């Protein structure tokens, strides 16, 4: 070059045949508990869902173009 796939909290993932305010576990903060630490429990804080543009009454999803990461053919 040419093909797939894949990007969603700090990490590891779902998730929606397009619809109100987008979750889980793990970390993280605070409480709880203890003589004290852990661990249990509660509660909270963090995401314009990889850039940009279309289409739509409305887009993490559909469509393009562009990046970044993984594989395969050359």
């Nucleotide at each position: 070059g040419c093909c797939c796939g894949u990007g969603u909290a700090g990490c590891u993932c779902a998730g929606u045949u397009g619809g109100u305010u987008a979750g889980a576990g793990c970390g993280c903060g605070a409480g709880u508990c203890u003589c004290a630490u852990a661990a249990u429990c509660u509660c909270g804080a963090g995401g314009c869902c990889g850039a940009g543009g279309g289409u739509u009454c409305g887009a993490u999803c559909c469509c393009c173009u562009c990046c970044g990461c993984a594989g395969g053919c050359a």
About this RNA
A computed fold for a 74-nucleotide RNA from Tetrahymena thermophila SB210, annotated as transfer RNA. Its Rfam family is "tRNA". The family's RNA type in Rfam is transfer RNA. About the family: Transfer RNA (tRNA) molecules are approximately 80 nucleotides in length. NCBI's taxonomy places the organism under Eukaryota, Sar, Tetrahymenina, Tetrahymenidae, Tetrahymena thermophila.